[in-house]
C1' cells in the first nucleotide's frame, strides 16, 4: 500500500399557463419530475500463448430483480397505565406495451401508454403546506482512527 474494522459528515427532483368556479398550484386541457444496489449488447485503456481469451476504468431501467422512504402490527426499554420516543423483528407496498436491431434487450433505438405514502386544505395534490433542522437504503463521496507486509 491493498484489504478488513470503525467514528463523524455529506447525498431527492418537480406546478407554469389557460379553463370552470364563491373557492382549486388539488378538478379539466396542456406542462414538469424520477432515491439506492443489481442486471445492462455502449465507450476508452491494458495484457495476451491471438482463443468464441483475460483484466481495469467510466457509463444508460420511475414500470425487470431487490432495498429504502411512508403505512400497519408484535416484542423490549424509558418505575406502572395511555400517548409519545427509541431499539429489534415481521407485514403491507405503484406502474409497459408495440415495433426495430441482434445470438441475446420489459434495460438500447423509435412510438404510444402507465405510476407515484400519510396528515392538511373555502375543492379531490407525485409537484403546495406539515411531521421533517427527522429517518434512510447504499456510496472506490469527504475527513479521521485502529488492525494490517
Nucleotide at each position: 500500500a491493498a484489504g478488513c474494522g470503525u467514528g463523524c459528515u455529506c447525498c431527492g427532483g418537480g406546478g407554469u399557463c389557460g379553463g370552470u368556479g364563491a373557492a382549486a398550484u388539488u378538478c379539466c386541457g396542456a406542462a414538469c419530475c424520477g432515491g439506492c444496489g443489481g442486471u445492462g449488447a455502449c465507450g476508452c485503456c491494458c495484457c495476451c500463448a491471438c482463443g468464441u481469451g483475460g483484466g481495469g476504468c467510466g457509463g444508460c431501467a420511475g414500470u425487470c430483480c431487490g432495498c429504502g422512504a411512508c403505512c400497519c402490527g408484535g416484542c423490549c426499554g424509558a418505575a406502572g397505565c395511555c400517548a409519545u420516543c427509541g431499539g429489534c423483528c415481521g407485514g403491507u407496498g405503484g406502474a409497459c406495451c408495440u415495433g426495430g436491431u441482434g445470438a441475446g434487450a420489459u434495460u438500447c433505438c423509435a412510438g404510444g401508454a402507465c405510476c407515484g405514502a400519510c396528515g392538511g386544505u373555502c375543492a379531490a395534490a407525485g409537484u403546495c403546506c406539515g411531521g421533517a433542522u427527522g429517518g434512510g437504503a447504499g456510496g472506490u463521496a469527504g475527513c479521521g482512527c485502529g488492525c494490517g507486509a
Record summary:
This is a predicted structure of a 149-nucleotide RNA (FMN riboswitch aptamer (RFN element)) from Microbispora oryzae. Rfam family: FMN riboswitch aptamer (RFN element). Rfam links the family to the GO term FMN binding. From the family's description: The RFN element is a highly conserved domain that is found frequently in the 5'-untranslated regions of prokaryotic mRNAs that encode for flavin mononucleotide (FMN) biosynthesis and transport proteins. Its mean pLDDT, the model's own confidence on a scale to 100, is 76.